[in-house]
């Protein structure tokens, strides 16, 4: 240097679930609490999935259903970057 990884070390990060917010239409996001987990569970929506369904569309104008320009990077790849080194 690739590959691989531990019942090593050093660090980091945090699901769920409770609690807030002069954040959001909603999904979710943020902060405090917490730890099921993770060497990429770091960062990116590029490509699939997957949640939402304001606006717009469709309507029978009350709902329906369609639909992301909106989220999910702790669903998969992929592309970037990365700490250690036992077998």
């Nucleotide at each position: 240097a690739u590959a691989c990884g531990a019942u090593a070390a050093u660090g980091g990060c945090a699901a769920a679930c409770c609690c807030g917010u002069u954040c959001g239409a909603a999904a979710g996001a943020c902060g405090g609490g917490g730890a099921c987990g993770c060497a990429a569970u770091g960062c990116u929506u590029c490509a699939g999935g997957c949640c939402u369904a304001a606006a717009g569309g469709u309507u029978u104008u009350u709902a329906u259903c369609c639909c992301a320009u909106g989220g999910c990077g702790g669903c998969u790849g992929a592309g970037c970057c990365g700490c250690c080194g036992a077998a």
Notes:
The RNA shown here (c-di-GMP-I riboswitch aptamer) has 87 nucleotides and comes from Paenibacillus sp. MY03. Its mean pLDDT, the model's own confidence on a scale to 100, is 86. NCBI's taxonomy places the organism under Bacteria, Bacillati, Bacilli, Paenibacillaceae, Paenibacillus. Its Rfam family is "c-di-GMP-I riboswitch aptamer". Its family is annotated with cyclic-di-GMP binding in the Gene Ontology. The sequence is in RNAcentral, with records from Rfam and Ribocentre.